[in-house]
């Protein structure tokens, strides 16, 4: 000097998921914030091809594959893989446009829910992190 590994640091990030009080603790009560159900009016024409909720996380194609079906590897269907996509996120205040990178999952209700005042009810987690700051333009705010 270079490379690799480990540890620390916690500015910060996704998200509704923060904070307070009591308690030795377990736990309990609240809370910023977030979701659901639920009239009239309006809307809608559906109900096994089930339907619906949350979330950015929808939809499509191809290949292989499960099951059924068929004049025919035809039609539908199960799962996986690949590619794309509605949409979403961040690199240090906000908005708009362009741009590269990343995500584009999961969970729940249980035959049932349009909107919805009053009212009723539920959540208030989890996971990352000092590596790289994605850049450009215009405007706002602030100093």
């Nucleotide at each position: 000097g270079a490379a690799a590994u480990u540890a620390a640091a916690a500015a910060g990030c996704u998200g509704a998921a923060u904070c307070c009080u009591c308690g030795a603790a377990a736990g309990a009560g609240g809370u910023a914030c977030g979701g659901a159900g639920g009239a009239a009016c309006c809307a809608a024409g559906a109900u096994u091809u089930g339907g619906g909720g949350u979330u950015a996380a929808u939809c499509c194609a191809u290949u292989c594959u499960u099951u059924a079906u068929u004049c025919u590897u035809u039609u539908a269907u199960u799962g996986a893989a690949u590619g794309g996509u509605a949409g979403g996120g961040a690199g240090g205040u906000c908005c708009u446009a362009u741009u590269g990178c990343c995500c584009g999952a999961g969970c729940c209700c249980g035959u049932c829910a349009g909107c919805u005042a009053a009212c009723u009810u539920c959540g208030g987690a989890a996971g990352c992190g000092c590596u790289a700051c994605u850049a450009u333009a215009g405007g706002a705010g602030g100093g």
RNAcentral holds the sequence, with entries from Ribocentre. Predicted 3D model of a 143-nucleotide RNA (c-di-AMP riboswitch aptamer (ydaO/yuaA leader)) from Ruminiclostridium cellulolyticum. NCBI's taxonomy places the organism under Bacteria, Bacillota, Eubacteriales, Oscillospiraceae, Ruminiclostridium. The coordinates come from a structure-prediction model, not an experiment, and the mean pLDDT is 76. The model forms 91% of the base pairs in the Rfam consensus. Rfam family: c-di-AMP riboswitch aptamer (ydaO/yuaA leader). Its family is annotated with regulation of gene expression and cyclic-di-AMP binding in the Gene Ontology.